[in-house]
Context: one part of a larger RNA
């Protein structure tokens, strides 16, 4: 890992709903306690006590009322009756409470055979070296001190093994070893190392102090209990099928990934007003938009207050201005917190059509309270984000199909079922690939088929304006002068370095010169002219399709691909393909409405069947009022009896049996016809199927083969169910109820095989 087993909403009380059965203004009995021998059972006592039948008030206490209050006034809360006990099931509370899962807290213990540290008593430490104090002799010196030679052994001394550590560094990491191996290395007479024996412990020990150690684990050991600690946290929770279908929003919250209320989902029951869409009408408003009438903001200009500069004055005061600039005028803007103004949708009403009450109340049960993207109105952010946050609509979510090459959030469109029918959407229609053709324009860029500011005689269409048969435009040839080398400046400046000025003659026509050129002249040219030539030639606006601008990291890689010149792009005309939309044909189901038939069920009346008990002419029950006696809360019983009932030979009365006929009713159920609807996660409702055991029926069936497994083409809308072979070798199947260790693929589940 895989396969097979086993693994998760239980149960007990108490409370609220629904359901159904009993009995009902009443309902129930607990505890007990009698009876029965098929018994955790069943019959029967047994009214304690709970609900219910009257409330209201803090109470006293009053009572269909009451409380407040001065109050007959208001007003609050009642008053106009169903309750009540099992049982089911479902929701909550209380318990572990659907299952697992924590670091953890607290008690009692059990540990120093590991490992600090102590204490007791034992052991070991090659072999070299240094050579201190002392102490001996010898110099020395008045004596000392000093020196030198021996001798002598010191020492957290040196060098190295044993021993004890563990610096590097390679190697090992599922290791040869849950800390080890080689090399190197430190200490090695000591604060040394080490045997045996004991002593201190869990908030405590022990510590030359690292939070070290304290039996492979220490910021509080281990082992058991409290204990199934708690876990607004993760993961996981088992068959099936029908109907409906959400939220991820608003207030709050030691809240923010929990939770309470409300909003939105289901289920029931209830009322009959209503909701919704569209259309008309009628209002509400102050945004889009626009405007400058207010409140701001802002440009020119005009004019004109201050001001500031400059002059003139001794000072007043004057004067003057390309400064600055207030009010008022002109033109010409701007605002979320401006508005003379002002839509569109929206929002309220009314009406009328449309629409399976879709709305509203009670009530029981959720879930959700991290949302996301588009399109649209805004804020924030850079008018950035697949970005944050609001509104508003869609669609994911919870939606399958068809486009979009592939793509949750975009296009079109909601998948009950099934067909080897048809028609469309969105989007296409040369091959890949279902389907297409004409006609008319653009484009030459592979533009289609990625991008801007800017920049080009690229080309169509439109316009507008020049010149131009009195000959244009473009070529060709001629010409293109004079004064003058204008004047100034310079070395020089002669159309051309600069500066000024920029006339005037001759002329068909020529600038005080458009560029190139020279050291300055020179030379070339060109505006302007004539001539050849013989028809269109300039400019400028607007606009459709293209060019440039154009650079990224493995190879093409910026149409899905082949390709394409249309198969590209506009606009038009006709087909067609294309979906789980639509139609058609068969079916299933839910649900409303009607009709129709049948049946069941209710009420009401008539009639009518077994059985078996019973009376008999004054007998039976019942039993009001009255007296009395016992109890004292309505109760019992005795006498007495008004009065009702019943009986007459076929009737009472128990029981079992549930019948036939007719009427009347419908809320039921099944046939048919009909219309709707049937995507669906959290979730809510509603029907099934299996699986263990029980009780009751059958008591079918089984060694001539049960249950269990295997295979297998049968069946039902699923869960599932038969049949038949083989295997197995002894139980069990069906109905109708009843109870539950009831249903596995995921929990890093567990547990056994592999």
């Nucleotide at each position: 890992g895989c396969u097979g087993g086993c693994g998760a909403g239980u149960u007990a009380c108490u409370a609220g709903g629904u359901g159904u059965u009993g009995c009902a203004a009443g309902g129930u009995u607990a505890a007990a306690g009698g009876g029965u021998a098929u018994a955790a059972g069943c019959c029967c006592u047994g009214a304690a006590g709970c609900c219910g039948u009257a409330g209201c008030g803090a109470a006293a206490g009053c009572g269909a009322g009451u409380c407040u209050u001065a109050a007959a006034a208001g007003g609050g809360c009642g008053u106009u009756u169903a309750g009540u006990a099992g049982c089911a099931u479902u929701u909550a509370g209380u318990a572990g409470a659907c299952c697992c899962g924590a670091a953890g807290c607290c008690c009692g213990g059990u540990g120093a055979u590991c490992u600090a540290u102590c204490c007791a008593u034992g052991g070991c430490c090659a072999g070299g070296g240094u050579g201190a104090a002392g102490c001996a002799g010898g110099g020395u010196u008045a004596a000392u001190c000093c020196c030198c030679u021996g001798u002598g052994a010191a020492g957290g001394c040196c060098c190295g093994a044993a021993c004890c550590g563990g610096u590097g560094u390679a190697g090992g990491u599922g290791g040869a070893a849950a800390a080890c191996u080689g090399c190197u290395c430190g200490g090695a007479u000591g604060a040394g190392c080490u045997g045996u024996g004991g002593a201190u412990a869990g908030g405590a020990g022990u510590g030359a102090a690292a939070g070290g150690c304290u039996a492979a684990a220490c910021a509080a050991a281990c082992c058991g209990g409290g204990u199934g600690a708690u876990a607004g946290c993760u993961g996981g929770u088992u068959c099936u099928c029908c109907u409906c279908g959400a939220a991820a929003u608003g207030c709050a919250u030691u809240u923010a990934g929990g939770u309470g209320c409300a909003g939105c989902c289901u289920c029931a029951g209830g009322u009959a007003a209503u909701g919704a869409a569209u259309u008309a009408u009628g209002g509400u408003g102050g945004u889009a938009g626009a405007g400058c009438a207010c409140u701001g903001a802002a440009u020119g200009g005009a004019c004109u207050a201050g001001g500031g500069g400059c002059c003139c004055g001794a000072g007043a005061g004057g004067g003057u201005u390309a400064c600055c600039a207030a009010a008022c005028c002109c033109a010409a803007u701007c605002a979320a917190a401006c508005u003379c103004c002002g839509a569109a949708u929206g929002c309220c009403a009314u009406a009328a059509u449309u629409u399976u009450u879709a709305u509203c109340c009670u009530g029981g049960g959720a879930g959700u309270g991290a949302g996301a993207c588009c399109g649209u109105g805004g804020g924030g952010g850079a008018u950035a984000a697949g970005c944050c946050u609001c509104a508003u609509c869609g669609u994911c979510u919870a939606a399958a199909g068809g486009g979009a090459a592939a793509c949750a959030a975009c296009c079109c469109a909601g998948a009950c079922c099934a067909u080897c029918a048809g028609c469309u959407a969105a989007g296409g229609u040369c091959c890949c690939u279902a389907a297409u053709g004409c006609a008319g324009g653009c484009u030459a860029a592979g533009u289609g088929g990625g991008a801007a500011a800017g920049g080009a005689u690229g080309u169509g269409a439109a316009g507008u304006u020049g010149c131009a048969a009195a000959g244009a435009c473009a070529a060709u040839c001629a010409g293109g002068a004079u004064g003058u080398u204008g004047g100034c400046u310079u070395a020089g400046a002669a159309g051309c370095a600069g500066c000024c000025a920029u006339c005037a003659u001759u002329u068909a026509a020529a600038g005080a010169g458009u560029g190139c050129g020279u050291a300055a002249c020179a030379g070339c040219u060109c505006a302007c002219u004539g001539u050849u030539c013989g028809a269109g030639u300039g400019g400028c606006u607007u606009u459709g399709c293209g060019c440039c601008g154009a650079c990224a990291a493995u190879c093409c890689a910026a149409c899905g691909g082949g390709g394409c010149u249309a198969a590209g792009c506009c606009g038009g005309c006709a087909a067609c393909c294309g979906a789980a939309g639509c139609u058609a044909u068969g079916g299933a189901u839910a649900u409303a409405u009607a009709g129709a038939g049948u049946c069941a069920g209710a009420g009401a009346g008539u009639c009518a069947g077994g059985a078996g008990u019973u009376a008999g002419a004054g007998a039976g029950u019942c039993a009001a009022a009255g007296a009395g006696u016992c109890a004292a809360u309505u109760g019992a019983c005795u006498c007495c009896a008004a009065g009702a009932c019943c009986c007459u030979u076929a009737g009472a009365c128990u029981c079992c049996a549930a019948g036939a006929c007719c009427c009347u009713u419908u809320a039921g159920a099944c046939u048919u016809u009909u219309a709707u609807a049937u995507g669906g996660u959290a979730g809510a409702g509603g029907a099934g199927c299996g699986u263990u055991c029980c009780a009751c029926a059958c008591a079918a069936g089984g060694a001539u083969g049960a249950a269990g497994g295997c295979g297998u083409a049968c069946u039902g809308a699923a869960a599932g169910g038969a049949g038949c072979g083989c295997u197995g070798g002894a139980c069990a199947a069906u109905g109708u109820g009843g109870a539950a260790g009831u249903g596995a693929g995921u929990a890093u589940g567990u547990c056994a095989g592999c």
Molecule: large-subunit ribosomal RNA, domain II
Organism: bacterium